The RNA shown here (c-di-GMP-I riboswitch aptamer) has 77 nucleotides and comes from Actinotalea lenta. It matches the Rfam family "c-di-GMP-I riboswitch aptamer". Rfam's curators write: GEMM was predicted in a large-scale screen for bacterial structured RNA regulatory elements.
RNA sequence: AGCGACAAAGGGCAAACCCAUCGCGAGGUGGGGACGCAGAGCCACGGGACCCUUGCCGGGUCAGCCGAGCUGCCGAA
Numbered sequence: 001a002g003c004g005a006c007a008a009a010g011g012g013c014a015a016a017c018c019c020a021u022c023g024c025g026a027g028g029u030g031g032g033g034a035c036g037c038a039g040a041g042c043c044a045c046g047g048g049a050c051c052c053u054u055g056c057c058g059g060g061u062c063a064g065c066c067g068a069g070c071u072g073c074c075g076a077a
Stems, first nucleotide, its partner, number of pairs: 012037002017032006035064001039071001041070002045067003048062005
């Protein structure tokens, strides 16, 4: 130097709910707010859940449901 636990340190994110706003809707965005999170960082690729559609086909939403991929900080033995 490299690998290497969130142990520690520095920090980070932000559920429900409320207000405003966009959307037919699922839901998104901004502010407040913290249930929690070692990746609660990114990603719609595969499942899954949800919405639109009378139904199918089709289109869309959710990454804080799971898996995969990319990628970040610190760093003991």